[in-house]
A computed fold for a 77-nucleotide RNA from an Actinomycetota bacterium, annotated as transfer RNA. Rfam family: tRNA. Rfam classes the family as a transfer RNA. Lineage of the source: Bacteria > Bacillati > Actinomycetota. The RNAcentral record of the sequence draws on ENA.

RNA sequence: GGGGGUGUAGCUCAGCCCGGAAGAGCGCUACGUUCGCAUCGUAGAAGUCGCCGGUUCAAAUCCGGUCACCUCCACCA
Numbered sequence: 001g002g003g004g005g006u007g008u009a010g011c012u013c014a015g016c017c018c019g020g021a022a023g024a025g026c027g028c029u030a031c032g033u034u035c036g037c038a039u040c041g042u043a044g045a046a047g048u049c050g051c052c053g054g055u056u057c058a059a060a061u062c063c064g065g066u067c068a069c070c071u072c073c074a075c076c077a
Stems, first nucleotide, its partner, number of pairs: 001073007010026004020057001028044005050066005
């Protein structure tokens, strides 16, 4: 330098191909339960979907650029 992959909630990930406007599990908070804790139940909070731009009525999803990490190849020696 070139190819491929990954990036979404605090953590692990789904959704992306084929656009319709964001979810699961765990964790966290409150309440219930208990003498108390745990378990269990109910409710809730938490995300500029890596970043910038474009297309579109509408973008996590399509297009361009770019950053970080992983990997393969090439180059140098």